[in-house]
Small-subunit ribosomal RNA, 5' domain from an Elusimicrobiota bacterium, 507 nucleotides, folded computationally.
Context: one part of a larger RNA
Formats: sequence, C1' cells, structure tokens
RNA sequence: GAGUGAACGCUGGCGGCGUGCCUAACACAUGCAAGUUGAGCGGGAUUUUACAGAGUAUCGUAAAAUCUAGCGGCAAACGGGUGAGUAACACAUGGGAAACCUUCCUCAGAAUGUGGGAUAUCUCCGAGAAAUCGGAGUUAAUACCGCAUAAGACCACAAUUCGGCAUCGAAUAGGGGUAAAAGCAGCAAUGCGUUUUGAGAUGGUCCUGUGGACUAUCAGCUAGUUGGUAGUGUAACGGACUACCAAGGCUAUGACGGAUAUCCGGCCUGAAAGGGUGAACGGACACACUGGAACUGAGACACGGUCCAGACUCCUACGGGAGGCAGCAGUGGGGAAUUUUGGACAAUGGGGGAAACCCUGAUCCAGCGACGCCGCGUGGAGGACGAAGGCCUUCGGGUUGUAAACUCCUUUUAGAGGGGAAGAAAAAAAUGACGGUACUCUCAGAAAAAGCCACGGCUAACUACGUGCCAGCAGCCGCGGUAAUACGUAGGUGGCGAGCGUUACUC
Repeated sequence: GAGUGAACGCUGGCGGCGUGCCUAACACAUGCAAGUUGAGCGGGAUUUUACAGAGUAUCGUAAAAUCUAGCGGCAAACGGGUGAGUAACACAUGGGAAACCUUCCUCAGAAUGUGGGAUAUCUCCGAGAAAUCGGAGUUAAUACCGCAUAAGACCACAAUUCGGCAUCGAAUAGGGGUAAAAGCAGCAAUGCGUUUUGAGAUGGUCCUGUGGACUAUCAGCUAGUUGGUAGUGUAACGGACUACCAAGGCUAUGACGGAUAUCCGGCCUGAAAGGGUGAACGGACACACUGGAACUGAGACACGGUCCAGACUCCUACGGGAGGCAGCAGUGGGGAAUUUUGGACAAUGGGGGAAACCCUGAUCCAGCGACGCCGCGUGGAGGACGAAGGCCUUCGGGUUGUAAACUCCUUUUAGAGGGGAAGAAAAAAAUGACGGUACUCUCAGAAAAAGCCACGGCUAACUACGUGCCAGCAGCCGCGGUAAUACGUAGGUGGCGAGCGUUACUC
C1' cells in the first nucleotide's frame, strides 16, 4: 500500500447492488418448510334434480355436482442446511469397467388371455389416562397370488462367422428348460396406462496413474495381515466375507503413530515466481441429538421414515407414552460480533395430476444493520483596503476571511400532490407478491442534511494558555523535572469525507 463475512469509538442525509452466528455439530417454546391423485378402488358426507306413495316434513330409489377418512399409485433418495468427522481414491485431474446398475423420459419390436383368495375402510364387541391396540363379521381395486402364451430375454448344451485386451466380446441360426401383464377415460374414433425386449439419454457404482498439509522428541508396522484354491455375497470386481493352504505384505521416496484439517473452481496479495485462504456463488464429499442396524424402493442404510441402545427434555391416572431447527423465521446460552416468529407462488424451477388445479420458508420479493462496493447531496454566482466575535500581537496590526451578513439564482435528494410501467406467457381473454414501487410531471423553500483523525521526526499540517518526570502521550525514535510546536484546552492549519480513526488477521 492492498484486502476483510469483521468488531470497537465518535459521527451519520439519500439511493442502487451485494452481504450478515467466523463462537456452542450448545439446548430449543411456537408456526410453517412434502405432498398429490376420485380419469386405480369400495365406501361416507353435503347440495340439487327426477320418480313412487295422499305428499317440496321424513324415508326409499336413480342421476349429477362438490368434498372426503381409508386401500392403491407416484413423490418423499430432489430441493434446503451444516462442516462434526475424514490425511482418505475424500477431492482435483487423466484413464479403465471384456466386472456393473439406472424409476421417470425418447426411439423401435412384441403382448395385454383366463382364474382365485384376502384385507383396510365399515359394523359389532373389548383394553387403555393417553399414545394406541386386540377380537369377530362384511367388501373393492391398476393391491396380492395362480394358470396359459411368449422372443433374438435368462439358464445349461453343442455349432458357424467376425473381432479383441489375458479372462473373453459381438452377431447368426438349432433343439431343451425358465419367467409376464391391469386396467381407466370417452358415444365412438382414440388417448392414457400395464408387461417384456433392444437401443439411447440421464444419473450413479467400482478400479486405477498423478497431484495437493505438519510432526522422527513417532522407526519399525501388520494374522484377514499378503497371496493362492474353493465357495458365500453383491448390480458388479475384490480377503468384501467364510473354510483350507502357503508365509507373505508395507517402510527412510517416511510405513506405523500423534496432532491438525472437508476438498476443488475460485478469492486476497504480488510485476511475476510465490505466499495466504476455501465466507458468499458453483461442483464434489460427509453428517442430521449420540452410537448401531436393517426395511421399503430404480435409487437410502434415509434431516422433517422404522427398529434397538444411550444422554437429555416433556406428558402421565405411575401401568406407560412423546420428541429431535446443522430447513425458514424465532428464543435462551456462548460471544467483540451477525437480521423479520414478514409477503407471494406473479416469475424461474420442482412434486403430483389427463386437466382444472393443489403443494413448494426452493425461489422471487420486502424488512433490519454505513457490514462492503458504487453513485448523489448537504447549494451556486456575486459580495469589503475586509463587519462583529474569537485567537495571536512587537499594540502598529495580523488571522479566521469572500468566509459571514447582503443581492441575484437553482431545487438534485428528502417532503406534498397528479400520472404511472416493463417484468406476462408463441389466437383472444384472464393472471403482478414486489407496488401505486421504479420512472415521470407539478408545487413550496437554501430550505431538512458534516463529521472524524492528525499537526516533534518518519509524515502533509503551529501558536497561545494550563500543567511542571505530576497529570498524561507513544507505531518506532522518544516527549513531560517552570517559557512543552510531543501532555490537556483553545484558535489556526493539514488529511480524508457519510464517513473517519483504532484493534485483529493476510499478502
């Protein structure tokens, strides 16, 4: 000098764009943050209409519309948060998978036949304070289970051709075995689904070369350890796991141990080399009260799912139950220190749905904070041999100083009033949280808007008084013991300016 997610002191007019728990991965009151689907299913409720009966009470039947607890489907594995752990194929980058998976989506081929038994809802009974649960009976499905059919799918067998990278890969045809399905809407056409196969796309999983920290006051470490055979397991390879066999494997190019730490694109600094850093934004990883485990599923070993154990908090009729903000707000606590229990789904995107639409603290906005960057303003022109006051003085004067007063102007911004968007969408209509915001016009009036630090040298800027090694200053050198440009105050001056200084940290 530059920089900061800063803090502190004094001061503080406006706007735009950003940004805001760096500490206790401490504990959390309350609300919201993941639902949707009646065009899969049976039922229930409400309303309207029609019909029968003497009949706009009620009841029954039928139809339509709306709503819906439950069963079923899809989603909930995304999106959002945090950085505790991790020195590791965790990350970055380059390869490999002839060792793999992939719901939804796209393209292409084939099929969608025929049966069955349950169960929630519901009704009845019962247990419990509650959470919730048990028994009996009834019912539906795109829920569940058979049978049929089926290929170039899968399995074993044998064959041909082509190819390669060792195991092998691809294609073709053969006979044998195995395995499938679901319907819904519509008058219909048809559409949406379902099953199976191939290809693609997307997303993931695994292996591997290289790279990026400290410590030797850690020198030896290792028994599933290193390799083999056979198996188990997996989507798949593999000591991943099991049995048996062998005795290996790593290490001064730092094993093992310890302590520290998410990694990267980037960011800061610097002429570069380098050094520092990893907030915000983007990618990857890990975690979700602590530890462990699996279930469901295409995908989880699952933040707002389940089970077990533990700590903590809450409810209890003492028998037993409930909970997990490192989602958005918010509270306590810690701390030098970090915001509203706001609005809207209008846009962008996501989930569900045929759609209408519903949900969305993602997101878009608003609020708070000079926390940062940027822009603007606090007036402009004229105005004295120069008012008053202040300060200094050699008492002549000097200085504050064109500064003020005064005259003539202007009105940015703030204020008041009028108008008023784009952001919205491929025929038209409808649809804006922000917001009566931005922008614009009119009005009044210089009106409402300047401070902070320094002035001995480094370092731009000096005098007076007070104090008297006291009180104090100080980044370094050093000032202060009676004329202190160094302390305190005042006047003046210098610097920066809605900021200025200090502290901390980095280069």
Rfam family: Bacterial small subunit ribosomal RNA. Its mean pLDDT, the model's own confidence on a scale to 100, is 86.